Molecule: transfer RNA
Organism: Camelus ferus
RNA sequence: GAGGGUGUAGCUCAAGUGGUAGAGCACAUGCUUGACAUGCAUGAGGUCCUGGGUUCAAUUCCCAGCACAUCCU
Repeated sequence: GAGGGUGUAGCUCAAGUGGUAGAGCACAUGCUUGACAUGCAUGAGGUCCUGGGUUCAAUUCCCAGCACAUCCU
């Protein structure tokens, strides 16, 4: 320098071919216990990397950029 890829909850990751986004772990509260752990129930938590474009409507489509890892030279 060139190519394809990834970016979503505190962490690890899904999903969705345009119409209000989920799981596990973690966290909070309650039940259970003499107490803790486990278990059960409930809950909180997201500018879906940034900017622009298209659209009635964009996390999703298009363009540019940024970061990361990877591969070629």